[in-house]
């Protein structure tokens, strides 16, 4: 002085991720529930059950007439496994109730370096958006060829890997 191995600690990637909000805006929609006429007997999100002549289910250029959830947008907030997704366990949670589902949260595995454009699929009212999975180019690191040159450190071509990465730096430990 240069490495080794695990640990801490700070960053980067950019049409970068995700919350939150008694904002605001489009849609959802003239839907849906409700009344009103008609008609006259069975209907339902899975089961158990429930409801129905006190009139269901269903019919209308009939009367009023929502909202959740998704979306922009403004504000903020918290970050760079930021974040999504599938699976296991736990607890909990629907319609009028009880169960399962479906959602929700924690825990803990597995996969995806990022965001864009398409196909397909699916959720969704949607041609918005989301989610998965193929494809493309693009772009961030890292390795390796090869070129360039003030230049072992830079800069450009091309190929490939993956985030358990990749840059910095700290202490230890250990080798030359």
């Nucleotide at each position: 002085a240069g490495g080794u191995g695990g640990g801490g600690u700070a960053g980067a990637g950019g049409a970068g991720c995700g919350g939150a909000c008694a904002g605001g805006c489009a849609a959802u929609a003239g839907u849906a529930a409700u009344c009103c006429g008609g008609g006259g007997a069975g209907a339902a999100g899975c089961g158990g059950u429930u409801u129905g002549a006190u009139g269901a289910u269903u019919c209308g250029u009939g009367a009023c007439g929502a909202a959740a959830g998704g979306g922009c947008c403004g504000u903020u907030c918290g970050c760079c496994g930021a974040a999504g997704c599938c699976g296991u366990g736990c607890a909990g949670u629907a319609a009028a109730c009880c169960g399962u589902a479906u959602c929700u949260g924690c825990a803990g595995g597995g996969c995806u370096g990022g965001g864009u454009c398409g196909g397909c699929a699916u959720c969704g009212a949607a041609u918005a958006g989301g989610u998965g999975u193929c494809g493309g180019a693009c772009u961030g690191u890292c390795a390796c060829a090869c070129a360039g040159c003030u230049g072992u450190u830079c800069u450009g071509u091309g190929u490939g890997g993956a985030g358990u990465g990749c840059u910095a730096u700290c202490a230890c430990u250990u080798c030359u």